[in-house]
Context: one part of a larger RNA
Molecule: small-subunit ribosomal RNA, central domain
Organism: Pinus lambertiana
RNA sequence: CUGGGCAUAAAGCGUCUAUAGGUGGAUUUUCAAGUCCACCGUCAAAUUUCAGGGCUCAACCCUAGGCAGGCAGUAGAAACUACCCAGCUGGAGUACAGUAGGGGAAGAGGGAAUUUCCGAUGGAGCAGUGAAAUGCGUUAAGAUUGGAAAGAACACCAACGACGAAAGGUCCUUGCCGGGCCAACAUUGACACUGAGCGAUUAAAGCUAGGGGAGGAAACGGGAUUAGAUACCCUAGUAGUCCUAGCCAUAAAUGAUGGAUACUAAGUGCUAUGCGUAUCGACCUGUGCAGUGUUGUAGCUAACGCUUUAAGUAUCCCACCUGGGGAGUACAAUGGAACGAAUGAAACUC
Numbered sequence: 001c002u003g004g005g006c007a008u009a010a011a012g013c014g015u016c017u018a019u020a021g022g023u024g025g026a027u028u029u030u031c032a033a034g035u036c037c038a039c040c041g042u043c044a045a046a047u048u049u050c051a052g053g054g055c056u057c058a059a060c061c062c063u064a065g066g067c068a069g070g071c072a073g074u075a076g077a078a079a080c081u082a083c084c085c086a087g088c089u090g091g092a093g094u095a096c097a098g099u100a101g102g103g104g105a106a107g108a109g110g111g112a113a114u115u116u117c118c119g120a121u122g123g124a125g126c127a128g129u130g131a132a133a134u135g136c137g138u139u140a141a142g143a144u145u146g147g148a149a150a151g152a153a154c155a156c157c158a159a160c161g162a163c164g165a166a167a168g169g170u171c172c173u174u175g176c177c178g179g180g181c182c183a184a185c186a187u188u189g190a191c192a193c194u195g196a197g198c199g200a201u202u203a204a205a206g207c208u209a210g211g212g213g214a215g216g217a218a219a220c221g222g223g224a225u226u227a228g229a230u231a232c233c234c235u236a237g238u239a240g241u242c243c244u245a246g247c248c249a250u251a252a253a254u255g256a257u258g259g260a261u262a263c264u265a266a267g268u269g270c271u272a273u274g275c276g277u278a279u280c281g282a283c284c285u286g287u288g289c290a291g292u293g294u295u296g297u298a299g300c301u302a303a304c305g306c307u308u309u310a311a312g313u314a315u316c317c318c319a320c321c322u323g324g325g326g327a328g329u330a331c332a333a334u335g336g337a338a339c340g341a342a343u344g345a346a347a348c349u350c
Base pairs, nucleotide, nucleotide: 004321005320008303012318014201015200016199021194022193023192025088027086033081034080035077036076038074039073041071042070043069049065051063052062053061054060091191092188093187094186098181099180103177104176106174107173109171110154114150115149116148117147118146119145120144121143125136126135163168206247207246208245209244210243211242215241221235222234223233258317259316260315261314262313263312266295267294268293269292270291271290273288274287275286276285299306300305323350324349325348332343334341
C1' cells in the first nucleotide's frame, strides 16, 4: 500500500462560507479519451514453470517450449464514464402571499432588591458559627421609618417549549437587518453535494488603552479548625467581573456521534403551518409537510445501547487513528505586544 476503523476501547477539525480537487438527476445525438475484443512488435541472458536429456542419484548442468503481466502500433465494438448538440423537471434556486421565534446590532424607558449617604424614632447590642473568635457599635450601631445616589442583574410567566452555523441569546418598547417554515401557481433549467489550503466567527479566563465599580470575589491580611492547615468555615478585601476600542483563539467548544442524498414496522406527546370533516363558533375527528421528545420491531453492536433525528441498509466527499509512557514535551519554523497557541519528533523504557 491493500485491508480495518473513528458515541463509550486510539480516532469527527468548536462552527460556518467557499477555491482547487473528487463525485454527480433523467432523454436523444456526436465522438472514440477511458473501457472491451482481435492481430502484430517488444520486454537480453540467467532465475521461476513445463517437457526431454547429461553427470551412478541428487544438488548442478544442457536443449526446446510456455502462462500471466507491462508498453507501443494497427483494425474494430459503442452498453457504461468522459466529450459534443439539443431538449426535460423530479434535485437546487428565484419571484409572489402568509407565518412563528430569548436570531443580530442600536436607541429610549421600567420596577423589585442590594449597598452607601442625609434626616427622624430609639437606646445596647449587632453580625457570625458545629462552637467560637477576628469584625461593627454610646463619636449612637443593629432595628423601624422618610428622602437621595450608584452600579449590576432582570423574580413570576418558564416548558421534556421556541430561535441561531456553533459559541450563544429572556424586563418592556421603537425603528433597522439576517435566516427558517408552510401554501398555491409561475419562472430558471442540474445552476448540485463535499471541500485540502484560504477566509470568517468563536464561552470563560487573560492582555493593552480609557472609563466605571453596587454586589460577588482569585491574590493578600486577620480569626478559627488541625499534629500541621499555604485548605474546607468566618471576617475584611484588590485585580477581575460591567462599558468603549483593540488583541488572544482555547474548553468535558459534548449528542464525547463530520456533511449530503435515498430507502427501511408501529405507538404516543409537544412546536410552527396547510388541507379536509364538524360547527354560529370553540371542541371532536382524519391527514400532509418542517422541527423537537419518548417507547419500540427488523437490523446493527464486545456489551451498554442505537433504532425514519440510526450507532440499520447503501452511495459520494472531507477530517482523523495505528500499544502504554517519554509527550502534546524538545527542536525548528509560523502567527501573537505578551502569556501562550497551532504544527510536532526521537533516544530511552515497559